[in-house]
């Protein structure tokens, strides 16, 4: 020096319980104009558009986290053999 093995650390690919956007007529949460219902009244009560946020799903990117993989890269160790 070559070959096996295991270890740090990088690289580089694939994923995601990363990350972005999208996502429920009701059957998800808020907040509900009008409107309704109760009540003499103040006042309550439930709530549809709407508007916010969200859940599966879905779409997209590895810049960040994690996870995972090799005919990858430095280095560190340990075995064996061959060659000097």
């Nucleotide at each position: 020096g070559g070959c096996u093995c295991g270890g740090a650390c990088g690289g580089c690919g694939u994923u995601a319980u990363a990350c972005c956007g999208u996502g429920a007529a009701c059957c998800u949460g808020g907040u509900c104009a009008g409107g309704a219902c109760c009540g003499g009244a103040a006042g309550g009560u439930a709530g549809c558009a709407g508007c916010c946020a969200u859940a599966a799903g879905c779409g997209g990117u590895c810049a960040c986290u994690g996870a995972u993989g090799g005919g990858u890269g430095u280095c560190c160790g340990a075995g064996u053999c061959c060659a000097c």